[in-house]
Context: one part of a larger RNA
RNA sequence: GAACGAACGCUGGCGGCGUGGAUAAGACAUGCAAGUCGAACGGGGCGGAUGAGAUCACAUCAAGUCUGUUCAGUGGCGGACGGGUGCGUAACACGUGAACAAUCUGCCGGGAGGAGGGGGAUAGCCCAUGGAAACGUGGAUUAAUACCCUGUGCGGCGGGAUCCGGCAUCGGAUUCCAGCCAAAGGCGGUGCAAGCCGCCGCCUCCCGAUGAGUUCGCGGCCUAUCAGCUUGUUGGCGGGGUAACGGCCCACCAAGGCGAUGACGGGUAGCUGGUCUGAGAGGAUGGCCAGCCACACUGGAACUGAGACACGGUCCAGACACCUACGGGUGGCAGCAGUCGAGAAUCAUUCACAAUGGGGGAAACCCUGAUGGUGUGACGCCGCGUGGAGGAUGAAGGUCCUCGGAUCGUAAACUCCUGUCAUGUGGGAGUAAAGCCGGAUGUUAAAUGCAUGCCGGUCUGAGAGUACCACAAGAGGAAGGGACGGCUAACUCUGUGCCAGCAGCCGCGGUAAUACAGAGGUCCCAAGCGUUGUUC
Repeated sequence: GAACGAACGCUGGCGGCGUGGAUAAGACAUGCAAGUCGAACGGGGCGGAUGAGAUCACAUCAAGUCUGUUCAGUGGCGGACGGGUGCGUAACACGUGAACAAUCUGCCGGGAGGAGGGGGAUAGCCCAUGGAAACGUGGAUUAAUACCCUGUGCGGCGGGAUCCGGCAUCGGAUUCCAGCCAAAGGCGGUGCAAGCCGCCGCCUCCCGAUGAGUUCGCGGCCUAUCAGCUUGUUGGCGGGGUAACGGCCCACCAAGGCGAUGACGGGUAGCUGGUCUGAGAGGAUGGCCAGCCACACUGGAACUGAGACACGGUCCAGACACCUACGGGUGGCAGCAGUCGAGAAUCAUUCACAAUGGGGGAAACCCUGAUGGUGUGACGCCGCGUGGAGGAUGAAGGUCCUCGGAUCGUAAACUCCUGUCAUGUGGGAGUAAAGCCGGAUGUUAAAUGCAUGCCGGUCUGAGAGUACCACAAGAGGAAGGGACGGCUAACUCUGUGCCAGCAGCCGCGGUAAUACAGAGGUCCCAAGCGUUGUUC
């Protein structure tokens, strides 16, 4: 000199863009942060329409049918994404380059083929019953795109044969087999119906895409006041296990494997793109943003699933906290706000799903503390303002003085202007296109539907009456901080008298202190200026 997620002191007008719990991965009150689908399914509640029937009739009641809404439940998809944190980790965790002839991949795209027949349950509801609650137990009954059995098999798996190829183990093609493996419907159109058609789904398989798993080479901390380490250890054979290779696990056999090119141990630490500094080489660093990893009160475990060993799932143990009728239960903010605590120190218990994106749904739409906004802190960067021109009796006043004067100083007063910002009044956006409705065209025998960079119409804005524009008034509302001995730009007076004090270093102060304190003046920055800390 530059830099910072800074803090502290004094001061503080406005705006834009960023940014803000670095310490206790300490503990958490309260609210919200993951749901959705009735076009998979049967019910309960509340309505609407119709209405067999009851009644002599009116009024009324009402099975059934159609329909709307709502509530749990079964079922499906999603809760493995998104969001947080950096504890652990010196490791194939990360970066980079390769490998898998050793692998998986829901939804999505392309392609091939198929969806035949049957069955038994179970939530819910109802009844009974236990418990303070959490939560159960028994009985009866019911549905499905839930579950099971069976037929078929383009195909896949397994086994055999032949051929081709290859990087050992192998890969591909063809063919054979009393072997094994599937499925589900819903909605709409049309029709008297049977049926037919369309859309969304369902099953098997192949290819792709995306995502993931595994392996290897190389690279990046300190310590030798850590020198030897290792028994599933190193390798083999056989098996088990996995999506998959492998001591991953197991039985047996051999006795190996690693190490001064630093094994083993100890300490510290998430890694990277980057960031800061520097002429560079290098050094330091990894907050915000992005990629990867790890974790979710602590420790352990698996279940479900395409995917987890799962932040707002389950089970066990522990610590802590809460409820209890003392028998027993409940909870997990390192999600967004917020509270306490510790700390030098870090914000609102805000608005909206209008946009972008995500989940569900055929859709309407619902959900979304992701996200978009607003608020707050000079925490940072950038921009603007606090007025402009004229004005010498060089006023008053302050300070200094050689007492002549000098200086603050065109500074002020005064005159003439301007109107940024702030204030008030009025106008007032863009962010909005998708979507939806109708049409056209294509597809179809037709309709519905589906498709479309097409045409027309129409709806939707949290921020916000904000940005911006116009007008109005009026210099009115807006300057401080540090320094002045040398380094280092800037000097005098008074007070003090090795005292009080200053200080980054050298050093000042003991009666003439440009170094302490005050004042005037000056210098440097400026809505900031200094100090402290840290890095280069």